Record summary
This is a predicted structure of an 86-nucleotide RNA (c-di-GMP-I riboswitch aptamer) from Brevibacillus brevis. Rfam family: c-di-GMP-I riboswitch aptamer. Rfam's curators write: GEMM was predicted in a large-scale screen for bacterial structured RNA regulatory elements. Of the family's consensus pairs, 95% are formed in the model. The RNAcentral record of the sequence draws on Rfam and Ribocentre. The prediction has a mean pLDDT of 89. Taxonomically the source falls in Brevibacillus (Bacteria, Bacillati, Bacilli, Caryophanales).

[in-house]
């Protein structure tokens, strides 16, 4: 140095909620605020899962089908990295 691995130093990120805001919606963005994360950094490749406009379809409606729209804090996978004890 490189790899497991996470006891500790420094700190890092930010659930739910509320405001603002985008957006048909899911859900994003900013401020607050901490549930909890050793990758809860980053990527939509694989699963999974959420919404259903624009379109189909029909039983014509608070129906159904449907991602080209989300979720990396749902999993795997890929990529990147801070400190160091056993």
């Nucleotide at each position: 140095g490189c790899u497991a691995u996470g006891a500790a130093u420094g700190g890092g990120c930010a659930a739910a909620c509320c405001c603002a805001u985008u957006g048909a919606a899911a859900a994003g963005u900013g401020g607050g605020g901490a549930c909890g994360c050793a990758a809860a950094g980053c990527c939509a490749c694989g699963g999974g899962c959420c919404u259903a406009a624009u379109g189909u379809a029909c039983a014509c409606g608070u129906u159904a089908c449907g991602a080209u729209g989300g979720c990396a804090g749902c999993c795997g996978g890929g990529u990147u990295g801070c400190c160091a004890a056993c």